Notes:
The RNA shown here (transfer RNA) has 80 nucleotides and comes from an uncultured Bacilli bacterium.
RNA sequence: GCGGGUAUGGCGGAACUGGCAGACGCGCUAGACUUAGAAUCUAGUUCCUAGGAGUGCAGGUUCGAUUCCUGUUACCCGCA
Numbered sequence: 001g002c003g004g005g006u007a008u009g010g011c012g013g014a015a016c017u018g019g020c021a022g023a024c025g026c027g028c029u030a031g032a033c034u035u036a037g038a039a040u041c042u043a044g045u046u047c048c049u050a051g052g053a054g055u056g057c058a059g060g061u062u063c064g065a066u067u068c069c070u071g072u073u074a075c076c077c078g079c080a
Stems, first nucleotide, its partner, number of pairs: 001079007010026003019063001027045006046053003056072005
């Protein structure tokens, strides 16, 4: 230099051929239980200017994009 793959909440990881994004698990917070803790159970857990934004980043296509197209960044694999 060329080709291929990966990137989604604090972490792992779904959302298959465009149609409710954060499922599920872990972790964390609060409560119940306990003398106290562990385990278990219940509820909550993206952001903010509070009705919008958010899938590495920047654009495009579309009524609608994690998904399709273009460029680009990081990492991994292969070739030269």
Rfam family: tRNA. Rfam classes the family as a transfer RNA. Model confidence (mean pLDDT): 81 of 100.